[in-house]
Small-subunit ribosomal RNA from an uncultured organism, 1380 nucleotides, folded computationally. The prediction has a mean pLDDT of 84. The RNAcentral record of the sequence draws on ENA and SILVA. It matches the Rfam family "Bacterial small subunit ribosomal RNA". Its family is annotated with ribosome and structural constituent of ribosome in the Gene Ontology.

RNA sequence: GGAUGAACGCUAGCGGCAUGGAUAAGGCAUGCAAGUCGAGCGGUGAAGCUCACUUCGGUGAGUGGAUCAGCGGCGAACGGGUGAGUAACGCGUGAACAACUUGCCCUCGACACAGGGAUAGCCCCGGGAAACUGGAGUUAAUACCUGAUGAAGUACUGUUACGCAUGUAACGGCUACGAAAGAUUGAUUUCGGUCGAGGAGAGGUUCGCGUCCCAUUAGUUAGUUGGUAGGGUAACGGCUUACCAAGACGAAGAUGGGUAGCUGGUCUGAGAGGAUGAUCAGCCACACUGGGACUGAGACACGGCCCAGACUCCUACGGGAGGCUGCAGUCGAGAAUAUUCGGCAAUGGGCGAAAGCCUGACCGAGUGAUGCCGCGUGAAGGAUGAAGGCCUUCGGGUUGUAAACUUCUGUCAAGAGGGACGAAUAACUGACGGUACCUCUAGAGGAAGCCCCGGCUAAAUACGUGCCAGCAGCCGCGGUAAUACGGAGGAUGCAAGCGUUAUCCGGAUUCAUUGGGUUUAAAGGGUGCGUAGGCGGAAUAUUAAGUCAGUGGUGAAAUCCUGCAGCUUAACUGUAGAACUGCCAUUGAUACUGGUAUUCUUGAAUAUAGUUGAGGUGGGCGGAAUGUGUAAUGUAGCGGUGAAAUGCUUAGAUAUUACACAGAACACCGAUUGCGAAGGCAGCUCACUAAACUAAUAUUGACGCUGAGGCACGAAAGCGUGGGGAGCGAACAGGAUUAGAUACCCUGGUAGUCCACGCUGUAAACUAUGAUCACUCGCUGUUGGCAAUACAUCGUCAGCGGCUGAGCGAAAGCAUUAAGUGAUCCACCUGGGGAGUACGGUCGCAAGAUUGAAACUCAAAGGAAUUGACGGGGGCCCGCACAAGCGGAGGAACAUGUGGUUUAAUUCGAUGAUACGCGAGGAACCUUACCUGGGCUUAAAUGCAGGACGACGUUCGCCGAAAGGUGAAUUUCUUCGGACGGACUGCAAGGUGCUGCAUGGCUGUCGUCAGCUCGUGCCGUGAGGUGUCGGGUUAAGUCCCAUAACGAGCGCAACCCUUAUCGUUAGUUGCCAGCGGGUAAUGCCGGGGACUCUAACGAAACUGCCGGUGUAAACCGUGAGGAAGGUGGGGAUGACGUCAAGUCAGCACGGCCCUUAUGUCCAGGGCUACACACGUGUUACAAUGGUCGGUACAAAGGGCAGCUACCUGGUGACAGGAUGCUAAUCUCUAAAACCGAUCUCAGUUCGGAUUGAAGUCUGCAACUCGACUUCAUGAAGCUGGAUUCGCUAGUAAUCGCGCAUCAGCCACGGCGCGGUGAAUACGUUCCCGGGCCUUGUACACACCGCCCGUCAAGCCAUGGAAGCUUGGGGUACAUGAAGU
Repeated sequence: GGAUGAACGCUAGCGGCAUGGAUAAGGCAUGCAAGUCGAGCGGUGAAGCUCACUUCGGUGAGUGGAUCAGCGGCGAACGGGUGAGUAACGCGUGAACAACUUGCCCUCGACACAGGGAUAGCCCCGGGAAACUGGAGUUAAUACCUGAUGAAGUACUGUUACGCAUGUAACGGCUACGAAAGAUUGAUUUCGGUCGAGGAGAGGUUCGCGUCCCAUUAGUUAGUUGGUAGGGUAACGGCUUACCAAGACGAAGAUGGGUAGCUGGUCUGAGAGGAUGAUCAGCCACACUGGGACUGAGACACGGCCCAGACUCCUACGGGAGGCUGCAGUCGAGAAUAUUCGGCAAUGGGCGAAAGCCUGACCGAGUGAUGCCGCGUGAAGGAUGAAGGCCUUCGGGUUGUAAACUUCUGUCAAGAGGGACGAAUAACUGACGGUACCUCUAGAGGAAGCCCCGGCUAAAUACGUGCCAGCAGCCGCGGUAAUACGGAGGAUGCAAGCGUUAUCCGGAUUCAUUGGGUUUAAAGGGUGCGUAGGCGGAAUAUUAAGUCAGUGGUGAAAUCCUGCAGCUUAACUGUAGAACUGCCAUUGAUACUGGUAUUCUUGAAUAUAGUUGAGGUGGGCGGAAUGUGUAAUGUAGCGGUGAAAUGCUUAGAUAUUACACAGAACACCGAUUGCGAAGGCAGCUCACUAAACUAAUAUUGACGCUGAGGCACGAAAGCGUGGGGAGCGAACAGGAUUAGAUACCCUGGUAGUCCACGCUGUAAACUAUGAUCACUCGCUGUUGGCAAUACAUCGUCAGCGGCUGAGCGAAAGCAUUAAGUGAUCCACCUGGGGAGUACGGUCGCAAGAUUGAAACUCAAAGGAAUUGACGGGGGCCCGCACAAGCGGAGGAACAUGUGGUUUAAUUCGAUGAUACGCGAGGAACCUUACCUGGGCUUAAAUGCAGGACGACGUUCGCCGAAAGGUGAAUUUCUUCGGACGGACUGCAAGGUGCUGCAUGGCUGUCGUCAGCUCGUGCCGUGAGGUGUCGGGUUAAGUCCCAUAACGAGCGCAACCCUUAUCGUUAGUUGCCAGCGGGUAAUGCCGGGGACUCUAACGAAACUGCCGGUGUAAACCGUGAGGAAGGUGGGGAUGACGUCAAGUCAGCACGGCCCUUAUGUCCAGGGCUACACACGUGUUACAAUGGUCGGUACAAAGGGCAGCUACCUGGUGACAGGAUGCUAAUCUCUAAAACCGAUCUCAGUUCGGAUUGAAGUCUGCAACUCGACUUCAUGAAGCUGGAUUCGCUAGUAAUCGCGCAUCAGCCACGGCGCGGUGAAUACGUUCCCGGGCCUUGUACACACCGCCCGUCAAGCCAUGGAAGCUUGGGGUACAUGAAGU
């Protein structure tokens, strides 16, 4: 995708044609579904009519025709239902009957004579509740019986002809057997009867072929297989019986088990196939279950009988009745399947001479969108693109010509009128039906839904929800921006239907005949021999089985296909054709295959000669080593390990020497070697034995290949019996290791390892590659032969290896030893797990082997290769990474940050490295975001609009902590248009509220590590690779060489700033050498540009030069020169990316949230709390020091609400005066150092915390909560555990100075500046981090990965289980109904 006898959900206007209990072959109330014939018979016999009689009421006779029940005939064996059974000659197809039957029907021939006795009914008497039934009497027939006639036939027998084996047909002969029915008519009219022959139609029987699954069903069978005889049947036959024989079936699947009605067909598919067997049609089987026969032409009989059983019903309890798997209907079961309808009008059937009767067959109607088909729900115009809805970037878009509106039409439905065909006829006769159909009427009026919109797959948005609710066919969606959930508007699809579920086929070449595979994905048997089977070399002849062609028969109809036709069309139906790919028969062809016959030599084999080898089996022999024993020498250890210990040893070990014994294995040779079918085989030698190869001829003449079952061989371990036992060594013991160590290591050590015999039968039994044959480029090594030589070499056959083409392969790879190209045969595979498990069978002493499932469960498992990441993998290299050093941290006190705790609040953020003196480069108020309390509500600011007003503001009073509230006073300009102003109203606010996992921007880190990529080309199916790898070199993917790559980009480097040297220019506020002046002194002054310096421009360094090494790049040198030498020092500069790293509280921004509050104003408090823990610092612990006194030398910055010289006061912080400076001009400014004095190793003259008192300064204000000063106080601390941090030179260490923020300051912080100024680096094994190459990988959120096993409770599926229990089947035995 197609399909369905479907069901379910939502929805539903009409018609036509089909179709409808698939489940309980479960049970059934009720009605109907098979009768008919009076022209077979005995009877009963109404009305009417005729006649007679009559008491006029009627009676009798005849006619008439109806007919319950009965006898008799035919039918009831058809028609209708169902699919339980059946794996079968049941069905399909094709044959056969010389082995058969046949009522009714057709044709032909012959005949129908004479008799007889009964019995239903009826009448009488009984029994029983009933169903029913007993006895006696009487009666008929087309009922029954006897005799006669006699053809055919049967039995016996003869002749002829023929055939298909038995035989058949025709013509004869003798004897025996051998039939009948009447009725009716106006009519010898018609219908019947008997016998025979033929036909038609129907049935019976037999055979070939076809017809599901299981081999975990491998053997089955005693009437079984066959024969003879008897019986039986319509007929053949073990169909049955007796006897005889021992057969019959089976791997081409018997027997057994499971399932199933079969077919034409139907669905699907390109086909081959697969699935299916409703309706219609053919066959079969069944009729409550089982059995049985009777009658009959036909039955072992759906609406018959008998018996048994179950069930239901009636009953007087004694006994009886019944069979919807007929049509309706009912209960039940089920997801589910219709009316207790009309009619015999048509078609067909039964009976009848006929009229006719019967017919739930049938024809119709009803019911169900169950299916197929057709029609409609309106058509044309209509843009302000209306309103409404939805979306929006707010412009608009969309619903949408859709609607409204205008003009029309009338299908369907509704109403009214007319009105069939089907009827075959001369006429009568229509259930359907007043139906189909036709005409008229009114009016768009009464008539659209369902699924879906993440991909597959046509169709998208907003809202709600927030891993919830839910969706889902697969992948999957949902954790606050869901095109996937829910509803909405919109779009797509189909449409009176649309979806879902179930099932079948397809796609699926995913069981592969067409049309697959097996080195590594599932899959080659461990190996050989060989049976059946399959396949098989060359030539000739013959045959005609396979094969091919023609013809004949058959292949039912329907269906499918094609043409035509009929219902308005279609579905549907009719008609004609084609087809039915099959089977049977017959005729022909003979290339190929097969059969038969005769040949051939190339396949195969044998013979001759030679060669080769760890091929096999059984003996014999050998040396080295090891162990043990004896003897000797000799003395304290030996042994063992990473280190040890257990162990051995003064009873003399180990070591050494000699001798002896034992068992096992065979060093060197030895190899990519050789041999063998595989497993496997190694000292030497003997015997026996097998094989292969080579050479040249000869012989046989296809003898060949493969090989299901079968048989044999088959490593190690293991088992049995008996030996043997040196070494080694499962188990075991001890010692170590370890958290543990039932291990790895050590010391011992039993089975075993060895031999003989017997079992086992498996291995990564691997080349993970079955055997055989043929063909297909090359190079090279080697083993065993043969041959040729010019002694350089080189040919050929058979093996064993390496490399590489074409080709193949998913790739890796294979590649004449194929995984290439072909042929033959065998074995094996079909997602992973469960599981090579369970059960069963076979084998085994056992261990176990072999054969070998399912339930259940998962959406993967797997192969090859790629890029990364990772490795207690490898190689190379780097970094204050280690090492070598110096100084710290970790201990103390304090400062500061964090955690924790506390609190009304202790606002928030930052949290390994990469948070923690971080955001914060200044928390007393403010800041401030937090808490408490008090206020405001368009609000603190701005804009627009409206409208009233002259306000707003200022001053004063009151309340108040303030904010604010309240009262009073005062209060614009104007050209009169307005301007201005603020209160009020409306629209825009505001939010340090949330989300850094929605974001921008910025930042940290890897890391200033050397990497990250691109274009084109090339390679690869592809991911991807190459370039970027390799050899060197570098700080560097820096450069060089090489190179299927050649180039390029972002990074590196350089360009930029600063610093170190010099030059030029310029000299003020800087400088002062020389000249002059001046001072107590000072560049103070004139002047000068020399110097320093300032600040602009230049120069300079590039491995440029030299030597060495090197192809080069480059490296080396106490090289030269130079201020500087190999990136001179420092800075800025941070590739592609990683960490959902950090920040919504710096800013910006999407979404969400608050709006008399999460906004905003104010006061006070808090951010400064304090059992504790951590980080970062400061000061110390002292003599390289402290204190006191004296004397020097910076750089870089700052300064007007400022820095302040100088003077005065104060011990001091500072205060009061005063001057200069908007700055190279004035000012703030050094300390360590140095010189001297003192202290003398103490908790000190170290250390300064803490506390008390008194002050200074800033500020509205120092209580919470500032800094500083003075005096007093004088804590811990004597160099710091594990561990850990920084630093390679002007660096560490040490010393001070400045600045930002700032009223002040908790700064010991941060950012800068200069002064003094070291030590060490052997080196890259190790720790950490990183780079490149390579390797393994089951990792890819990538080792902080992945992943294995046990385990609580519960649940699911399965195996076993002492026992207990039920159903079915087989066999044996017993009892045994009806019936034959």